This is a predicted structure of a 76-nucleotide RNA (transfer RNA) from Thermodesulfatator autotrophicus. It matches the Rfam family "tRNA". Rfam links the family to the GO term triplet codon-amino acid adaptor activity. It was read from a public genome assembly. Taxonomically the source falls in Thermodesulfatator (Bacteria, Pseudomonadati, Thermodesulfobacteriota, Thermodesulfobacteria). Its mean pLDDT, the model's own confidence on a scale to 100, is 81.

RNA sequence: GCCGGCGUAGCUCAGCUGGUAGAGCAGCGGAUUCGUAAUCCGCAGGUCAGGGGUUCAAGUCCCCUCGCCGGCUCCA
Numbered sequence: 001g002c003c004g005g006c007g008u009a010g011c012u013c014a015g016c017u018g019g020u021a022g023a024g025c026a027g028c029g030g031a032u033u034c035g036u037a038a039u040c041c042g043c044a045g046g047u048c049a050g051g052g053g054u055u056c057a058a059g060u061c062c063c064c065u066c067g068c069c070g071g072c073u074c075c076a
Base pairs, nucleotide, nucleotide: 001072002071003070004069005068006067007066010025011024012023013022019056027043028042029041030040031039049065050064051063052062053061
């Protein structure tokens, strides 16, 4: 340099054919308990990597950029 994959909640990840952004764990509050780390109930938490475009509507499609991972190639 070229090719491919990935980037979504604090962490690990879903999100179908474009049509209300979700789960588990963690956190917070409560219940239960002699007590608790266990169990149960509830709550909160998002620039969907950044920018632009298409569309009535974009996490999803197109373009550019950034970051991470892998492969290939060149030079020494």